Context: one part of a larger RNA
RNA sequence: GGCUUACGGUGGAUGCCUUGGCGCCAAGUGCCGAUGAAGGACGUGGGACACUGCGAUAAGCUCCGGUUAGCCGUGAACAGGCGCUUGACCCGGAGAUUUCCGAAUGGGGAAACCCGCUGCGGCGAACCCGCAGCAUCUCCCGGUUGAAUCCAUAGACCGGGAGAGGGGCACCUGGGGAACUGAAACAUCUAAGUACCCAGAGGAAAAGAGACCAUUCCCCUAGUAGUGGCGAGCGAACGGGGAACAGCCCAAACCGCCCGUGCUUGCACGGACGGGGUUGUAGGGUCCGGCAUAUGGAAGUUACAAAUCAGUCUGCUAGCAGAAAGGUGUGGGAAAGCCUGCCAAAGAGGGUAACAGCCCCGUAUGCGAAAGUGGACUGACUUCCGUCGGAUACCUGAGUACUGCCGGGCACGCUAAUCCGGCAGGAAUCUGGGGAGUCCACUCUCCAAGGCUAAAUACGCUUGGCGACCGAUAGUGAACAAGUACCGUGAGGGAAAGGUGAAAAGUCCCCCUGUUAGGGGAGUGAAAUAGAACCUGAAACCGUAAGCCU
Numbered sequence: 001g002g003c004u005u006a007c008g009g010u011g012g013a014u015g016c017c018u019u020g021g022c023g024c025c026a027a028g029u030g031c032c033g034a035u036g037a038a039g040g041a042c043g044u045g046g047g048a049c050a051c052u053g054c055g056a057u058a059a060g061c062u063c064c065g066g067u068u069a070g071c072c073g074u075g076a077a078c079a080g081g082c083g084c085u086u087g088a089c090c091c092g093g094a095g096a097u098u099u100c101c102g103a104a105u106g107g108g109g110a111a112a113c114c115c116g117c118u119g120c121g122g123c124g125a126a127c128c129c130g131c132a133g134c135a136u137c138u139c140c141c142g143g144u145u146g147a148a149u150c151c152a153u154a155g156a157c158c159g160g161g162a163g164a165g166g167g168g169c170a171c172c173u174g175g176g177g178a179a180c181u182g183a184a185a186c187a188u189c190u191a192a193g194u195a196c197c198c199a200g201a202g203g204a205a206a207a208g209a210g211a212c213c214a215u216u217c218c219c220c221u222a223g224u225a226g227u228g229g230c231g232a233g234c235g236a237a238c239g240g241g242g243a244a245c246a247g248c249c250c251a252a253a254c255c256g257c258c259c260g261u262g263c264u265u266g267c268a269c270g271g272a273c274g275g276g277g278u279u280g281u282a283g284g285g286u287c288c289g290g291c292a293u294a295u296g297g298a299a300g301u302u303a304c305a306a307a308u309c310a311g312u313c314u315g316c317u318a319g320c321a322g323a324a325a326g327g328u329g330u331g332g333g334a335a336a337g338c339c340u341g342c343c344a345a346a347g348a349g350g351g352u353a354a355c356a357g358c359c360c361c362g363u364a365u366g367c368g369a370a371a372g373u374g375g376a377c378u379g380a381c382u383u384c385c386g387u388c389g390g391a392u393a394c395c396u397g398a399g400u401a402c403u404g405c406c407g408g409g410c411a412c413g414c415u416a417a418u419c420c421g422g423c424a425g426g427a428a429u430c431u432g433g434g435g436a437g438u439c440c441a442c443u444c445u446c447c448a449a450g451g452c453u454a455a456a457u458a459c460g461c462u463u464g465g466c467g468a469c470c471g472a473u474a475g476u477g478a479a480c481a482a483g484u485a486c487c488g489u490g491a492g493g494g495a496a497a498g499g500u501g502a503a504a505a506g507u508c509c510c511c512c513u514g515u516u517a518g519g520g521g522a523g524u525g526a527a528a529u530a531g532a533a534c535c536u537g538a539a540a541c542c543g544u545a546a547g548c549c550u
Base pairs, nucleotide, nucleotide: 001549002548003547004546005545006544007543008542009541015535016499017498020470021469022467023466024465025464026463027462028461029460030459031167032166039101040100041099042055043054044053046078049075050074051073061095062094063093064092065091066090070082071081072080106115107114108113116134117133118132119131120130121129122128136164137163138162139161140160141159142158143157144156145155171202172200173199174198175197176196182189186229216243217242218241219240220239226234227233247452248451249450250397254275255274256273258271259270260269261268262267263266280430282396283395284394285392286391287390288389289388290387291386296385297384298383299382300381308380309379310378311377312376313375314374315373316372317371319367320366321365325340326339327338328337341358342357343347349361350360351359402425403424404423405422406421407420408419412437432447433446434445435444436443486493487492506534509521510520511519512518
């Protein structure tokens, strides 16, 4: 020095565990904000810090309800207290308080700070302090003024009132809009109307009631028909089956009333309001004629008008009741074994010193609200109620439809219908107009150029349930003071880190030593090679001892 064996050190794999994650399903629920949000800063406890809670009334204040003998949030104990049926703590409902920053809004500003004005108050002239108000924009109302231009109007100024502003994970609509990539290169094409930016809305949004098969979503049709440097690829519809279903209101004709302008002074035009009216087998208006009426009928708070109250039932936001086991015995410990029982609408699950239906929490089942809030129904209440025949040709959405060129979007890259936009041109008025995939005829079908509309759908959250989901290099980045520590000027990036024991019973006391290090005794414990660098404790690596070899 090597090998082997034994015993250790180091190290933290493995096994077991789970407080944390992940996914799916069901039900419920969904906006917040100038009455100052979201998010923060700083404070706040008997005492240092972090988290949680709260706000100078500061781990809290008041009321109402539930429950209860304990309690003063967690790490985490100590000191000191509170309460025990005169009800603390805790849980639920309603209120009060709620510093400063932040849309931040009196002005400023390097956010959480600085400095004002007006009024009132503090014995109050000044300083200082307290309270209230003082941003901008839009709309409405009123007033004072006031051009071109005489009246007037526009405008300016002032006062009053209402609204907006900002935030929101994902979901939604609109306006903009890539590239990598694929095509085995690349340009049309693809990626993709994706990512991203902006604006806006809501609990959903969007769409939607026929110039058509209401709108929306799912399963098929179907990777079909098509489209396509006919490459890569892209990719319907008709039709069928389901989910959910709901339809309405204006503009105009005409009538009434009011106001304004023009003047020929009783007409024309314009405007506001009310009635009327809403359609494609055309409908409506106007005029004429006939019939009819309500102590009746219909509808309604999500569109179709709109507000509120009461009652009943039923949810949610605290909770309550809830069956049945003993002995023996091994063991540190029984819930194991053995013996004999019991309950079961409850033998789901968890805990308890090993494996418990009958020990505890629960489970099946049944019950419960002072207050707030959701839903359904009923009543109050509110609103509405003509029809037929004839005549007339008054109305039925214009820079619109349509045409040309171009562009976009339709699965469709064009001979390309349908839809949308730009430029140029530019109708008709029911004897009218659009569509049926160029176009024409015939036929059929439908009424554009105004508006509203629940549900089925998407996503988030809450509660409950479940898992041939993970089990600490996994599962969220995060089971731990995690979006923390740390890094970066910044945008931003972003960890590591779980386990004593059933119970701290966490080693009184003695000794070694420079020692608050470490250890040896003693003690606790079933175990201390479970001693806090703590379950198990692999390997690499480092030793000690013995044997063998050199």

The part of an RNA shown here (large-subunit ribosomal RNA, domain I) has 550 nucleotides and comes from a Pseudomonadota bacterium. The full RNA is in RNAcentral, with records from ENA. NCBI's taxonomy places the organism under Bacteria, Pseudomonadati, Pseudomonadota. Its Rfam family is "Bacterial large subunit ribosomal RNA". Its family is annotated with structural constituent of ribosome and ribosome in the Gene Ontology.